This is a predicted structure of a 114-nucleotide RNA (SAM riboswitch aptamer (S box leader)) from a soil metagenome. The coordinates come from a structure-prediction model, not an experiment, and the mean pLDDT is 81. It matches the Rfam family "SAM riboswitch aptamer (S box leader)". Its Rfam clan is "SAM clan".
């Protein structure tokens, strides 16, 4: 830099002692022990393998992961006001503000291939 996924899942134990959830802003989890190393153990099925015509299965070997949707938003669209223009009209442009919920897309970001 290409790409493919990201609403599923799956944690105990030893050590150690104060942070941790990428960054902002929220929110949250943590001395009933946080990050962090090690031991067992688990989920997955993305790359190999094995099986199989294929669809697929399988979990051997390489990653990977095991609070919360990638915790949530963050820009934008969807929608509401007010001006102004246009149009017979329902209405349609533009500019500005404002903006809870949801939902779409897009940035960032994580993994795996390449």
């Nucleotide at each position: 830099c290409u790409u493919a996924u990201c609403c599923a899942g799956a944690g105990a134990g030893a050590c150690c002692g104060a942070g941790g959830g990428a960054a902002c802003g929220g929110c949250c989890c943590u001395u009933u022990g946080a990050a962090g190393u090690c031991u067992c153990g688990g989920c997955a099925a993305c790359c190999a393998g094995a099986c199989a015509a294929a669809a697929g299965u399988u979990a051997u070997g390489g990653u990977g992961c095991c609070a919360a949707c990638u915790c949530c938003g963050a820009c934008a669209g969807c929608u509401g006001a007010a001006u102004g223009g246009c149009a017979a009209a329902u209405g349609c442009c533009a500019u500005u503000c404002a903006a809870a919920c949801a939902c779409u897309g897009g940035a960032a970001g994580a993994u795996g291939a390449g």